[in-house]
Context: one part of a larger RNA
RNA sequence: GCCAACGAGUUUAUGUGUGUCGCAUUAGUCUAAGCCGCUUCGGCGGUGGAGGCGUAGGGAAACCGAGUGUUAAUAGCGCGACAAUAAGCGGCAUACAUAAGACCCGAAGCCAAGGCGAGCUUGUCCUGAGCAGGUUGAAGUAGGAGUAAAAUCCUAUGGAGGACCGAACUCGUGGGUUGUGCAAAACCCUGGGAUGACUUGGGAUAAGAAGUGAAAAGCUAAUCGAGCUUGGUAAUAGCUGGUUCUCUCCGAAAUAGUUUUCGGACUAGCGGCUAGAGACAUCAUGUGAGGGGUAGAGCUACUAGUUGAGGUGUACAGCCCGAAAGGGCGACAUUUCAGUUAAACUCCGAAUACUCACAUAAAACGUCUAGCUAGUUAGACUGUGGGGGCAAAGCUCCAUGGUCGCGAGGGGAAGAGCCCAGAUCGCAAAUUAAGGUCCCUAAAUCUAUGUUAAGUGUUAAAGGUAGUAGUUUCCCAUAGACAGAUAGGAGGUUGGCUUAGAGGUAGCCAUCCUUUAAAGAGUGUGUAACAACUCACUAUUCGAGGGCGACUGCGCCGAAAAUGUACCGGGGCUAAACAUAGUACCGAAAUUGCGGGUGUCACUUGAUUUAUCAGGUGGCGCGGUAGGAGAGCAUUCCAAUCAUUCGUUGAAGGACGAAUAUAGCUGUGAAGCGGGACUCGUGAGAGCCCGUGGAGCGUUUGGAAGAGAGAAUGUUGGC
Numbered sequence: 001g002c003c004a005a006c007g008a009g010u011u012u013a014u015g016u017g018u019g020u021c022g023c024a025u026u027a028g029u030c031u032a033a034g035c036c037g038c039u040u041c042g043g044c045g046g047u048g049g050a051g052g053c054g055u056a057g058g059g060a061a062a063c064c065g066a067g068u069g070u071u072a073a074u075a076g077c078g079c080g081a082c083a084a085u086a087a088g089c090g091g092c093a094u095a096c097a098u099a100a101g102a103c104c105c106g107a108a109g110c111c112a113a114g115g116c117g118a119g120c121u122u123g124u125c126c127u128g129a130g131c132a133g134g135u136u137g138a139a140g141u142a143g144g145a146g147u148a149a150a151a152u153c154c155u156a157u158g159g160a161g162g163a164c165c166g167a168a169c170u171c172g173u174g175g176g177u178u179g180u181g182c183a184a185a186a187c188c189c190u191g192g193g194a195u196g197a198c199u200u201g202g203g204a205u206a207a208g209a210a211g212u213g214a215a216a217a218g219c220u221a222a223u224c225g226a227g228c229u230u231g232g233u234a235a236u237a238g239c240u241g242g243u244u245c246u247c248u249c250c251g252a253a254a255u256a257g258u259u260u261u262c263g264g265a266c267u268a269g270c271g272g273c274u275a276g277a278g279a280c281a282u283c284a285u286g287u288g289a290g291g292g293g294u295a296g297a298g299c300u301a302c303u304a305g306u307u308g309a310g311g312u313g314u315a316c317a318g319c320c321c322g323a324a325a326g327g328g329c330g331a332c333a334u335u336u337c338a339g340u341u342a343a344a345c346u347c348c349g350a351a352u353a354c355u356c357a358c359a360u361a362a363a364a365c366g367u368c369u370a371g372c373u374a375g376u377u378a379g380a381c382u383g384u385g386g387g388g389g390c391a392a393a394g395c396u397c398c399a400u401g402g403u404c405g406c407g408a409g410g411g412g413a414a415g416a417g418c419c420c421a422g423a424u425c426g427c428a429a430a431u432u433a434a435g436g437u438c439c440c441u442a443a444a445u446c447u448a449u450g451u452u453a454a455g456u457g458u459u460a461a462a463g464g465u466a467g468u469a470g471u472u473u474c475c476c477a478u479a480g481a482c483a484g485a486u487a488g489g490a491g492g493u494u495g496g497c498u499u500a501g502a503g504g505u506a507g508c509c510a511u512c513c514u515u516u517a518a519a520g521a522g523u524g525u526g527u528a529a530c531a532a533c534u535c536a537c538u539a540u541u542c543g544a545g546g547g548c549g550a551c552u553g554c555g556c557c558g559a560a561a562a563u564g565u566a567c568c569g570g571g572g573c574u575a576a577a578c579a580u581a582g583u584a585c586c587g588a589a590a591u592u593g594c595g596g597g598u599g600u601c602a603c604u605u606g607a608u609u610u611a612u613c614a615g616g617u618g619g620c621g622c623g624g625u626a627g628g629a630g631a632g633c634a635u636u637c638c639a640a641u642c643a644u645u646c647g648u649u650g651a652a653g654g655a656c657g658a659a660u661a662u663a664g665c666u667g668u669g670a671a672g673c674g675g676g677a678c679u680c681g682u683g684a685g686a687g688c689c690c691g692u693g694g695a696g697c698g699u700u701u702g703g704a705a706g707a708g709a710g711a712a713u714g715u716u717g718g719c
Base pairs, nucleotide, nucleotide: 001719002718003717004716005715006714011100012099013098014097015096016095017094018093019092020091021090022089023088028053029052030051034047035046036045037044038043057064058063067079068078069077070076103242104241106239110232111231112230114229115228116227122206123205124204125203126202127201128200129199130198131196133165134164135163136161140157141156142155143154144153145152169193170192171191174189175188176187177186208224210220211219212218245632246631247630248629249628250627255268256267257266258265259264269376270375271373272372273371274370275369276368277367280366284360285359286358287357288356289355290354296348297346298345303342304341305340307338308337309336310335311334312333313332314331318329319328320327321326379404380403381402382401383400384399385398386397387396388395409420410419411418424596425595426594427593429592430591431590435586436585437584438571439570440569444583446582447581448580449579450578451577457573463557464556465555467554468553469552470551471550472549474547475546476545484541485540486539487538488537490514491513492512495509496508497507520535524533525532597622598621599620600619601618602617603616604615605614606613607612608611633708635705636704637703638702639701640700642698643660644659645658646657647656648655649654664697665696672692673691674690675689676688678687679686680685
């Protein structure tokens, strides 16, 4: 891991509701313990009215009583009676609640005046054992020197030490190996101690809130911030996991309030079921009547801001100039003109939304009331209006729609939340939606007119662009434009000043006159300054459109990323791209057609058990998680049933015969198991046939449950 078996809402008591049954409805109803009898020892029958609930309420109570409490009260008021729509008690079943292990499994833990442990390890005690070899050379002693005597010194001897080096032994420093190991701590290299607070054998001793501890909360048998084992014990678990057959009908929530509350709970909201009311309700449209202060807008209409240009004023602690007077800037106030802002501004002010009334239309199992009883209170994205954030987030918090959640189908290449559309079942029928129609791939290589040349389409900004298409204002032009070519572009004059120089062309001032077709006291290059080149301007040549702007469509540049083209799904496309208009077609579980099933309502037919069953027609329905309701299937056991009627006979139990019927099956083969393309049922399932098997099993009607497995790191067994 697979297979098989086992494996989870049970039982008792009490309460509430519902269904049904008994008695009662002219107010009752039920017995408990006990006792008596019988017993197959499980119970059964009788008795027992103690007591419970109900039949009367009010009051805290005494108490009173169809009234009573309050009160001084006969008042008033409260709750009752009366009336109306006015009955209960008990049994069984079922749903829920409460108490219990309470649907099942699961802790870490807590306690015990229970027990077992010091063969591991810690400390201690008793008794034993072990420590190669080498080195150092304390005290002391002897001799000598030395001293008044000592001290002291030298040499020898001596052999001390938690001394030194280093095996055994012991420990475990650093690194490596191993890490389903040789091993639940090892192996290799390296390393510390190695006569000592040393190591070690054997025997004793101290223990669970206790021991022992050169102290790490270490160790106390691979277990230690309280050992192991047994018991309390099915501890508790607002937590996780699991919770077993079928079909039908309905179908949520992720919100509010409170909470030692935020992953829990309670109440409300939203679901289901039952009963009643009976159009009360909802939705759409229209009309009418309303209130508002949002969007917008506005502000010499307030409040608070704010820009520019002026005016006026001010005993305006500032700055600048000035000797001062004063001037300039700035400040404040006010005013004129123009401009401008506001969630906590408003002289104004919508659309919607909301409330009420009426009308119309459609469908109305919608609405309301009462009772019982669930789940939910982690929501997600998207459109719109907002707060926070950065006008970030697949961000966060509100409001209001939608979808998902709980929703399949088609589209979006692929995709919970986007677009279309809500799946009762069948059909090798039809029409469409979104989206599409060259091939992959169903359907137009469709029609018309344009645009794009960038593979733009098939990612992106500021900014740039004589790309191209279109619209448009103005100007020049056959009296010759624009561009090009040829020629001229002069004289006074080197204007004056400045300057070393300044001659059109460093700078300053002025910027005239003449000759002309035209030519600046000069547009640039250039020189030290000149020169030289060039431009403006003019003529000629040429021969038809040219030029400065504004706007629009589609393009171009801007454009760099990490596995592999890699932002069209791909091929590929110059349309198979884009814009506008149009006609076809494809395309879904939508809609339609035909047929079937089922829920509910209405009508109707038949039957009877008279409030049910069966059938028919029509209307409206039949996606569904949590969850509610209904109808069924299967398993085990129990009870009854598997014959009835008639006749004869007998006192009876009973016996015999006949008729009818599918009405029990079975060694002429039960259950179980294997197989089937067969039959019935929407289905769970049921039957039939064949084989196997070898002894019990079934039908029908009821009843009772150890009553259905694929999941629980489920339990046991097998492989």
The part of an RNA shown here (large-subunit ribosomal RNA, domain II) has 719 nucleotides and comes from a Candidatus Harrisonbacteria bacterium. NCBI's taxonomy places the organism under Bacteria, Bacteria candidate phyla, Candidatus Harrisoniibacteriota. It was read from a public genome assembly. It matches the Rfam family "Bacterial large subunit ribosomal RNA". Rfam links the family to the GO terms ribosome and structural constituent of ribosome. Its mean pLDDT, the model's own confidence on a scale to 100, is 81.